The prediction has a mean pLDDT of 86. A computed fold for a 335-nucleotide part of an RNA from Turritopsis sp. SK-2016, annotated as large-subunit ribosomal RNA, domain IV. Rfam family: Bacterial large subunit ribosomal RNA. Its family is annotated with ribosome and structural constituent of ribosome in the Gene Ontology.

Context: one part of a larger RNA
RNA sequence: CUUAGGUGAAGGAACUCGGCAAAAUGACACCGUAACUUCGGGAGAAGGUGUACCUAGAUAUUUAUCUAUUUAGGUUUCAAAAAAUUGGUAGCUGCGACUGUUUAUUAAAAACACAGCACUCUGCUAACUUGCAAAAGGAUGUAUAGGGUGUGACGCCUGCCCGGUGCCGGAAGGUUAAUUGAGGAGGUUAGAAUUAUUUCGAAGCUUUUGAUAGAAGCCCCGGUGAACGGCGGCCGUAACUAUAACGGUCCUAAGGUAGCGAAAUUCCUUGUCGGGUAAGUUCCGACCUGCACGAAUGGCGUAACGAUGGCUACACUGUCUCCACCUAAGACUCA
Numbered sequence: 001c002u003u004a005g006g007u008g009a010a011g012g013a014a015c016u017c018g019g020c021a022a023a024a025u026g027a028c029a030c031c032g033u034a035a036c037u038u039c040g041g042g043a044g045a046a047g048g049u050g051u052a053c054c055u056a057g058a059u060a061u062u063u064a065u066c067u068a069u070u071u072a073g074g075u076u077u078c079a080a081a082a083a084a085u086u087g088g089u090a091g092c093u094g095c096g097a098c099u100g101u102u103u104a105u106u107a108a109a110a111a112c113a114c115a116g117c118a119c120u121c122u123g124c125u126a127a128c129u130u131g132c133a134a135a136a137g138g139a140u141g142u143a144u145a146g147g148g149u150g151u152g153a154c155g156c157c158u159g160c161c162c163g164g165u166g167c168c169g170g171a172a173g174g175u176u177a178a179u180u181g182a183g184g185a186g187g188u189u190a191g192a193a194u195u196a197u198u199u200c201g202a203a204g205c206u207u208u209u210g211a212u213a214g215a216a217g218c219c220c221c222g223g224u225g226a227a228c229g230g231c232g233g234c235c236g237u238a239a240c241u242a243u244a245a246c247g248g249u250c251c252u253a254a255g256g257u258a259g260c261g262a263a264a265u266u267c268c269u270u271g272u273c274g275g276g277u278a279a280g281u282u283c284c285g286a287c288c289u290g291c292a293c294g295a296a297u298g299g300c301g302u303a304a305c306g307a308u309g310g311c312u313a314c315a316c317u318g319u320c321u322c323c324a325c326c327u328a329a330g331a332c333u334c335a
Stems, first nucleotide, its partner, number of pairs: 001330008010321002014319001019316001027051005036041001038153001052075009076080001088314007095306002100112002116151007128137003154301004159231003164228002166224005173219003179213001183209006191200003232250005259293001260290001271287005
């Protein structure tokens, strides 16, 4: 020096990203116990006191014993829950309601799930899923059932827009496939004509063209947001100033309502003010100028809960000021 332990003057987080690690707390009985609250909790809140053994009693249960409570006196120790085992506590706040689940082997969380809520599909040979199929699951179930999607306890709520996309409904008109094959055009040639080598050319066969008829879909007409999604700009105006309840104008499908807001979202930014500190880019409370919150891609609250994130206090300590010594095993030196 390394590893594992132990002790420590004075101070007591000054250490550090951060009290990481260590220390402290700890059992049982009694007293006592706040805010808040979904009245269950919070709560072992917090904070105190007692505890061994001996002698002699008392009370309770039916005598005794035991147990519980209790009175008077005494004994030993530094210390009596004498060891081991064995909660540190409190305050503010973010997120997620909760118990649960997860990256076997760097992530346990605010991620997933969840009960609850909502939309939507499905009438049973159900929808849906697997399979080429037979078939199977769904389900030996039947809309208080089953599938899909989103949200995520509870409380108060969930605004406006259907122009685009999707879905649902509609069927008048337009467009439109296979199919149908009216009519036309070309080829071929029995034959006819003729200047004798050319022209015309029926039927049939054949190549091609394609009138007419022709469903859904699309166009079209409506509906629909807890469907995908979206939710403005400029200018002026009040008897100090400032601001603008008010007015004008352009655009839009409609211009963000309630609530919240420098936020897990704020660039400028360590915004400004207040609190806490001697001193605070973090924290808490406000303000609103929201670069770029916002209502089931849920909004805002919320008791309880959390090996969860941030901040603070008390207790406690070798984390530190600042290191020292001891024990054990190594390493190292010598043999």